[in-house]
Molecule: RNase P RNA; transfer RNA
Organism: mouse gut metagenome
RNA sequence: AGUAGGACGGAUGGUCGCGGCUGCGAUGCCGAAAGGCAGCAGGUGAGGAAAGUCCGGGCUUCACAGGGCAGGAUGCCGGAUAACGUCCGGUGGAGGUGACUCCAAGGCUAGUGCAACAGAAAUAAACCGCCGUCAGUUCUUACAGAAGACUGGCUGGUAAGGGUGGAAAGGCAGUGUAAAGGACUACCGCCCUGUUGGUGACAGCAGGGGCAUAUGUAAACCCCAUCCGAAGCAAGACCGAACAGAAGGCGAUACGGCUGCCCGUCGUGUCUUCGGGUAGGUCGCUUGAGCCUGCUGGCAACAGCGGGCCUAGAUAGAUGAUCAUCAGGAAAACAGAACCCGGCUUACGCUCCUGCU
RNA sequence: GAGCUGUAGCUCAAUUGGUUAGAGCGCCGGCCUGUCACGCCGGAGGUCGCGGGUUCAAGUCCCGUCAGCUCC
Numbered sequence: 001a002g003u004a005g006g007a008c009g010g011a012u013g014g015u016c017g018c019g020g021c022u023g024c025g026a027u028g029c030c031g032a033a034a035g036g037c038a039g040c041a042g043g044u045g046a047g048g049a050a051a052g053u054c055c056g057g058g059c060u061u062c063a064c065a066g067g068g069c070a071g072g073a074u075g076c077c078g079g080a081u082a083a084c085g086u087c088c089g090g091u092g093g094a095g096g097u098g099a100c101u102c103c104a105a106g107g108c109u110a111g112u113g114c115a116a117c118a119g120a121a122a123u124a125a126a127c128c129g130c131c132g133u134c135a136g137u138u139c140u141u142a143c144a145g146a147a148g149a150c151u152g153g154c155u156g157g158u159a160a161g162g163g164u165g166g167a168a169a170g171g172c173a174g175u176g177u178a179a180a181g182g183a184c185u186a187c188c189g190c191c192c193u194g195u196u197g198g199u200g201a202c203a204g205c206a207g208g209g210g211c212a213u214a215u216g217u218a219a220a221c222c223c224c225a226u227c228c229g230a231a232g233c234a235a236g237a238c239c240g241a242a243c244a245g246a247a248g249g250c251g252a253u254a255c256g257g258c259u260g261c262c263c264g265u266c267g268u269g270u271c272u273u274c275g276g277g278u279a280g281g282u283c284g285c286u287u288g289a290g291c292c293u294g295c296u297g298g299c300a301a302c303a304g305c306g307g308g309c310c311u312a313g314a315u316a317g318a319u320g321a322u323c324a325u326c327a328g329g330a331a332a333a334c335a336g337a338a339c340c341c342g343g344c345u346u347a348c349g350c351u352c353c354u355g356c357u
Numbered sequence: 358g359a360g361c362u363g364u365a366g367c368u369c370a371a372u373u374g375g376u377u378a379g380a381g382c383g384c385c386g387g388c389c390u391g392u393c394a395c396g397c398c399g400g401a402g403g404u405c406g407c408g409g410g411u412u413c414a415a416g417u418c419c420c421g422u423c424a425g426c427u428c429c
Stems, first nucleotide, its partner, number of pairs: 001357007008349001010326007018045002021042004028037003047334001051345002054343005059232004071228005076090005091105001092103004106223002111221002113217003127162002129158003132154007170188002173185003189211001190209008236283004245274006254268005290309008358428006366382004375413001384400005406422005
């Protein structure tokens, strides 16, 4: 300098203050009482991420005979787990001198789509070049021809070389050829078959196929396999008002309005229902796949057994302020529980420790 | 607890991933006019919120993250 892992996240004491819990509650306040409140005492009170809400599960209500479609998620193998997209161990691949790290890692030899620009040609090829062949021209020569050079043609051959591109018909070397080409041969790569080892992914070995199985892309549609009912503690369970207003009933009477009188009707009255299972209250709520520790099994994740511990539970929402000391001094960074748990991700420190390169 | 958005100073586009991301308003310069406005001509201005990944190639696809908004 780097790499991997782990730990901690101020401590002690004083004063004042706040939320739960337990006890007291003679005295003070409310109440007929039971009891409640105030008050007093004791004990207790945020995190490694409480965060983001990205996955998984518990719990609750609704739905549900069984099966399928649609939609979504995951995707090498084995294991762990309540479950997971998480974790552990391995296989293969990629990066790094190395410690070590990373990988959405099934299938484009099921089908379909797409591949801009450049380039002759993009899933398919002849632009230049190389070679062959025909014709012509030219030079040398006495003439003709051959050979050489140049020009043009061939529905000629050729994928070695050049150039374009991310990608140009496995790579590379040799044989062969007019020049070339898996045309042929060795090695490497790929595919197929067999066999050995391994639970398996896969690895080793042997044989075969000249490779038209045609390049890439599935974080393109899609195919295959596996999994998934929906909503969420403002879930949900129990108790349950009052006022306004509305509807209906009752009436032996009384009062008022229409109306001076009778009937009728409306209102005052009273009861029921609606308002509304609303407001509010109680539960859900914190003992839980819990934490600490020892032993055993396992490479490990983790599991089993023994012992010990109880560690916030609010509902407009507490967990704070201040002083002193801690080697020095401004004791600080990220950040505040809201049903709970397992993970992931992200943020963070005048931080500390260990292994390895 | 649940959902949506992010592209120029502002409001919005960008097809099935393809060459150099466009439009209107605004801004700057010039012309026009006695001057200003209007009009005409030209120009500048973009970390596509940020960081990774897939791909030959990403504003677009995937993952993470930040900010803002909406609903219960």